Source information: Transfer RNA from a Clostridia bacterium, 80 nucleotides, folded computationally. The coordinates come from a structure-prediction model, not an experiment, and the mean pLDDT is 81.
RNA sequence: GCGCCUGUGGUGGAAUUGGUAGACACGCCAGAUUUAGGUUCUGGUGCCAACGCGUGGGGGUUCGAGUCCCUUCAGGCGCA
Numbered sequence: 001g002c003g004c005c006u007g008u009g010g011u012g013g014a015a016u017u018g019g020u021a022g023a024c025a026c027g028c029c030a031g032a033u034u035u036a037g038g039u040u041c042u043g044g045u046g047c048c049a050a051c052g053c054g055u056g057g058g059g060g061u062u063c064g065a066g067u068c069c070c071u072u073c074a075g076g077c078g079c080a
Base pairs, nucleotide, nucleotide: 001079002078003077004076005075006074007073010026011025012024019063027045028044029043030042031041032040046053047052056072057071058070059069060068
């Protein structure tokens, strides 16, 4: 330099192949239990005061995009 793969909450990781984003698990917070801690159980947990916004960044297609297209950034693999 060329080609391919990956990027989604605090972390790992789903989303039926364009139609409710974040299921499930971990972590964290609160409560119950305990003398206390741990374990276990219950509830909550993306951002924002709200309107709204949010899938690495930007742009496009579409009624509708995490998913398709273009570009760019980061990481990985292969070829030279």
Its Rfam family is "tRNA". The family's RNA type in Rfam is transfer RNA.